Context: one part of a larger RNA
RNA sequence: UCCGGCGAGUUAUUGGGAGCAGCGAGGUUAAUCCGCUAACACGGAGGAGCCGCAGCGAAAGCGAGUCUGAAUAGGGCGAUAUCCCAGGUUCCAAUGGAGCCUGGGGUGAAAGUUGCUUUUAAUAGACCCGAAGCCAAGUGAUCCAUCCCUGGCCAGGGUGAAGUCUCGGUAACACGAGAUGGAGGCCCGAACUGUUGAACGUUGAAAAGUUUCUAGAUGAGCUGGGGAUAGGGGCGAAAGGUCAAUCGAACUUGGUGAUAGCUGGUUCUCCCCGAAAUAGCUUUAGGGCUAGCCUUGGCAGAUAAGCAUAGGUGGUAGAGAAACUGGAUAGAGUAGGUGCCUUAACCAGGUUACCCAAUCUAAUCAAACUCCGAAUGCCUAUGUGUUCCUGCCAGGAGUCAGAAAGCGAGGGAUAAGCUUCGUUUUCAAGAGGGAAACAGCCCAGACCAUCAGCUAAGGUCCUUAAAUCUAAGCUAAGUGUGAAAGGAUGUGAGGUUUCAUAGACAGCCAGGAGGUUGGCUCAGAAGCAGCCAUCCUUUAAAGAGUGCGUAACAGCUCACUGGUCAAGAGAUCUUGCGCCGAAAAUAUUCGGGGCUCAAGCUUAGUACCGAAGCUAUGGCUGUUACUAAAUUUAUUUAGUAACGGGGUAGGGGAGCGUUCUGCGUUAGGAUGAAGGCAUACCGUUAGGAAUGCUGGACGAGGCAGAAGUGAGGAUGUCGGA
Numbered sequence: 001u002c003c004g005g006c007g008a009g010u011u012a013u014u015g016g017g018a019g020c021a022g023c024g025a026g027g028u029u030a031a032u033c034c035g036c037u038a039a040c041a042c043g044g045a046g047g048a049g050c051c052g053c054a055g056c057g058a059a060a061g062c063g064a065g066u067c068u069g070a071a072u073a074g075g076g077c078g079a080u081a082u083c084c085c086a087g088g089u090u091c092c093a094a095u096g097g098a099g100c101c102u103g104g105g106g107u108g109a110a111a112g113u114u115g116c117u118u119u120u121a122a123u124a125g126a127c128c129c130g131a132a133g134c135c136a137a138g139u140g141a142u143c144c145a146u147c148c149c150u151g152g153c154c155a156g157g158g159u160g161a162a163g164u165c166u167c168g169g170u171a172a173c174a175c176g177a178g179a180u181g182g183a184g185g186c187c188c189g190a191a192c193u194g195u196u197g198a199a200c201g202u203u204g205a206a207a208a209g210u211u212u213c214u215a216g217a218u219g220a221g222c223u224g225g226g227g228a229u230a231g232g233g234g235c236g237a238a239a240g241g242u243c244a245a246u247c248g249a250a251c252u253u254g255g256u257g258a259u260a261g262c263u264g265g266u267u268c269u270c271c272c273c274g275a276a277a278u279a280g281c282u283u284u285a286g287g288g289c290u291a292g293c294c295u296u297g298g299c300a301g302a303u304a305a306g307c308a309u310a311g312g313u314g315g316u317a318g319a320g321a322a323a324c325u326g327g328a329u330a331g332a333g334u335a336g337g338u339g340c341c342u343u344a345a346c347c348a349g350g351u352u353a354c355c356c357a358a359u360c361u362a363a364u365c366a367a368a369c370u371c372c373g374a375a376u377g378c379c380u381a382u383g384u385g386u387u388c389c390u391g392c393c394a395g396g397a398g399u400c401a402g403a404a405a406g407c408g409a410g411g412g413a414u415a416a417g418c419u420u421c422g423u424u425u426u427c428a429a430g431a432g433g434g435a436a437a438c439a440g441c442c443c444a445g446a447c448c449a450u451c452a453g454c455u456a457a458g459g460u461c462c463u464u465a466a467a468u469c470u471a472a473g474c475u476a477a478g479u480g481u482g483a484a485a486g487g488a489u490g491u492g493a494g495g496u497u498u499c500a501u502a503g504a505c506a507g508c509c510a511g512g513a514g515g516u517u518g519g520c521u522c523a524g525a526a527g528c529a530g531c532c533a534u535c536c537u538u539u540a541a542a543g544a545g546u547g548c549g550u551a552a553c554a555g556c557u558c559a560c561u562g563g564u565c566a567a568g569a570g571a572u573c574u575u576g577c578g579c580c581g582a583a584a585a586u587a588u589u590c591g592g593g594g595c596u597c598a599a600g601c602u603u604a605g606u607a608c609c610g611a612a613g614c615u616a617u618g619g620c621u622g623u624u625a626c627u628a629a630a631u632u633u634a635u636u637u638a639g640u641a642a643c644g645g646g647g648u649a650g651g652g653g654a655g656c657g658u659u660c661u662g663c664g665u666u667a668g669g670a671u672g673a674a675g676g677c678a679u680a681c682c683g684u685u686a687g688g689a690a691u692g693c694u695g696g697a698c699g700a701g702g703c704a705g706a707a708g709u710g711a712g713g714a715u716g717u718c719g720g721a
Base pairs, nucleotide, nucleotide: 001721002720003719004718005717006716011124012123013122014121015120016119017118018117019116020115021114022113023112026051027050028049032045033044034043035042055062056061065077066076067075068074082106083105084104085103086102087101088100089099090098091097092096127265128264130262134255135254136253137252138251139250145229146228147227148226149225150224151223152222153221154219156188157187158186159184163180164179165178166177167176168175192216193215194214197212198211199210200209231247233243234242235241268655269654270653271652272651273650278291279290280289281288282287292399293398294396295395296394297393298392299391300390301389306384307383308382309381310380311379312378313377318372319370320369325366326365327364329362330361331360332359336355337354338353339351340350341349402427403426404425405424406423407422408421409420410419411418432443433442434441447619448618449617450616452615453614454613458609459608460607461593462592463591467606469605470604471603472602473601474600480595486580487579490577491576492575493574494573495572496571497570498569499568507564508563509562510561511560513537514536515535518532519531520530543558547556548555620645621644622643623642624641625640626639627638628637629636630635631634656710658707659706660705661704662703663702668698675694676693677692678691679690681688682687
């Protein structure tokens, strides 16, 4: 991992609701007893008790009332039925009216209560599995820690303390030397004990080792045997170490199915409806409670939504500064301030170069400005409109992590697949077609079937269904098939303007002069470093000079003019499509091939393709309405019509199958039961037959009843492979 078996909303009690049933102003028995029985069951007795028939008050208590209260007031909580017929009777304003009583009948109520089924809540383990833990009682010191008792062990070598002896020495000691001696948590180093480094080992040879190096090795040494200390306790040369491979509180059993707002799992089918990811509160934020939104039943009501018209509401977008509050720019500018004058100094005075409240002029800004002010929205009315809504009561929920996109805003950096709101849509819970692929984009909402048709978005050269379609243009960049500021005689369209056969523009030929080297400056400054001025003359024309150049001159050139040539030439604005700007990591990339009067872009048009959309035909099913039939009289069946049938959490409804029980010693069965294998059969599904083979003794279907009642998941569990 696979296969097979097992594996999760149960049971009890007490409440609430629904369905069905019994009885009904009543309903019902419990324990227990009796009968029957093998026993349970069943039948009978049992009315204790419980609920209801009356409430109010804290209560005593009173009672259709009661409590409060001084109250007969007020208030709180309660109570209150009704029709017809007949007869009798009372009162009155009397052909009639009002009431009471009795009898009969009816409607609906006062109406409950008990049982069964089902759903939900509470209490219990309460759908199942899962902690780490807490407490109690016990069991452990054959491991390890310390201690006690009793034993054992430490090759060999080295060093050479005290003391002693001898000699020297001293007054005597002291002291010195040599021998002797054999001390030491002394030295080297085996056994023994330890384990610092490295390598190997890491599903090991080993749940801590091997090899090698290495430390101690007469000591606080090592070690055998016996014994002591026990769990909030021991022991600890102290590391939270160690107490049997377990230790920041051992192990075993029990309390125990601890608790788990957490994770995982939770088993057959079909039909109807169908959410939420929000608000408030929460030691609350991944949990709850109430509301909101869903569903089921009942009762009642309205005609919702949408659209059209009319009326109203408001202070947003925009706009404004003449209307408020506040900001902000420039100018003018009074008071005021600075400066200056005056004064020995101050005060006072003068002046106006500067700054400048207020004020004026011009131009402006605002979410917390508004003299103004839309569109949408919202409210009301009328019309239209349709299975479509609203309220109340009762039962059951789920939801409280949302996501993206468009629009309007706050935060952020007018960043984020960012974050927080509002609003709409989609996803969530939505399949289908398009966007190559692609929850949230575009189109469109899947009951089933069909080898029928029409369309949407999007497409129609091939891949690939459908136009190599029609008409007119544009693009040359493979732009299309990513991007900005900025840049450029790309190219198309349109406008304005200047010059031009009295010859423009470009080219070529020629001229481009004189006063003068203008003045100043300067070493020099002669058109051309710089400053000032920028005239006059001759001319067809020629600047006191456009650029290059020189030390300064010179030289070249331009403006300007003539000739030649011959017909357009410049400047500028708007706009279409292109160009540059343009660097990224597996591999060139519009999905690809490939495409150039396109298969690109713009405009107009026709045709076609294209979905689970729409239509057609057939079928299933839900709700409502109508019709018919049947009956147990409020349901069932059949038909027709209208409108429906995507769906997670979740609510509601209807069924299939398994085991057992009753009918039942059923039908059936050795001429072959159950079970197994196979098959092209039946049913909308869960499922159900039939036949053959196998098997070898039980047992289908039906109607009821009861559940250990359905497996793919739980790192499920047991077995097998």